[in-house]
């Protein structure tokens, strides 16, 4: 059983913490200088956001790591052992992108509950 846990796939929802500092500087621009046939080349001064390279702060809901009672053995060290708790490695801190997790639908499956 008008289909349980559960497994795939899809769709919606979906939180937190600097649009922190500073440095270079591509392409843009803007001014000088060369050359003069096109437009080119040097130099300077700007150069946002992200991005790149430092930094000092913070977040926890991908993942990661640790840990409880219990089991199992030595009967001493142990080993197994969960999370939304811990660490913050990694990942993140405007938006996008990700995101634990919850729903709904299709599908497997066929009893928990």
């Nucleotide at each position: 059983a008008u289909g349980a846990g559960g497994g795939u796939a899809a769709a919606g929802g979906g939180a937190g913490a600097g649009a922190c500092c500073g440095c270079a500087g591509c392409a843009g621009u803007c001014g000088g200088c060369a050359g003069g046939u096109c437009g080119u080349g040097c130099c300077g001064g700007c150069c946002g956001g992200a991005a790149g390279c430092g930094g000092c702060g913070c977040c926890g809901a991908a993942g990661g790591a640790g840990u409880a009672a219990g089991c199992c053995g030595u009967c001493a060290u142990g080993g197994u052992g969960a999370a939304u708790c811990u660490c913050u490695c990694a990942g993140g801190c405007a938006a996008a992108a990700g995101g634990a997790c919850c729903u709904u639908u299709a599908u497997c499956g066929g009893a928990c509950g």